[in-house]
SAM riboswitch aptamer (S box leader) from Anaerolinea thermophila, 110 nucleotides, folded computationally. It was read from a public genome assembly, where an Rfam model found it. The coordinates come from a structure-prediction model, not an experiment, and the mean pLDDT is 84. The model forms 97% of the base pairs in the Rfam consensus.
RNA sequence: CUCUUAUCCAGAGAGGCAGAGGGACCGGCCCGAUGAAGCCUCGGCAACCUGUAUGGAAGUACAAGUACAAGGUGCCAAUUCCGGCAGACGGAUGUUCUGGAAGAUGAGAG
Numbered sequence: 001c002u003c004u005u006a007u008c009c010a011g012a013g014a015g016g017c018a019g020a021g022g023g024a025c026c027g028g029c030c031c032g033a034u035g036a037a038g039c040c041u042c043g044g045c046a047a048c049c050u051g052u053a054u055g056g057a058a059g060u061a062c063a064a065g066u067a068c069a070a071g072g073u074g075c076c077a078a079u080u081c082c083g084g085c086a087g088a089c090g091g092a093u094g095u096u097c098u099g100g101a102a103g104a105u106g107a108g109a110g
Base pairs, nucleotide, nucleotide: 001110002109003108004107005106006105007104008103013042014041015040016039017038021031022030023029025084026083027082028081043076044075045074048072049071050069051068052067053066054065080102085099086098087097088096
């Protein structure tokens, strides 16, 4: 980088360095000198992988489910901030809903 698959309306920030951007992209709308990105320290959230127990079996072994832990990732403004494409409702602006696309993260494969 590509493919497969699951999840994305919950949750969780202080300090130091730094010094103008950031929220993927486009449009909107926001955040930012009362300090953006990035880096460091400490803290936290969550439970995908993982571990333990339970569960289940005649035997050997295994799965779902449940509970606990927190080793590997991840994350800590706003629903993935909202929309982007298609459809449903509607006379229509609009709004709401459903699905998709794109993106992010985990796990597996190449």